Transfer RNA from a Candidatus Altarchaeota archaeon, 71 nucleotides, folded computationally. Taxonomically the source falls in Candidatus Altarchaeota (Archaea, Nanobdellati). It matches the Rfam family "tRNA". It is annotated as a transfer RNA.

[in-house]
RNA sequence: GCGUCUAUGGUCUAGCGGUAUGACUUCAGCCUUCCAAGCUGAAAACCCGGGUUCGAUUCCCGGUGGGCGCA
Numbered sequence: 001g002c003g004u005c006u007a008u009g010g011u012c013u014a015g016c017g018g019u020a021u022g023a024c025u026u027c028a029g030c031c032u033u034c035c036a037a038g039c040u041g042a043a044a045a046c047c048c049g050g051g052u053u054c055g056a057u058u059c060c061c062g063g064u065g066g067g068c069g070c071a
Base pairs, nucleotide, nucleotide: 001070002069003068004067005066006065007064010024011023012022018054026042027041028040029039030038047063048062049061050060051059
């Protein structure tokens, strides 16, 4: 340099165009003499810029970061 895959809460992860899923973590409450465990609830995310569309995490183009291959 070329090709290809990938980017989602603090961490891991699901999501084939219609309000973004679950787990861990954190916080609050319940339970307990206390702690742990358990139960309930809450907070927290779509890498950036454009395009298509009534509507984009999803499709297209470009960029950036990362992985792999070729040179």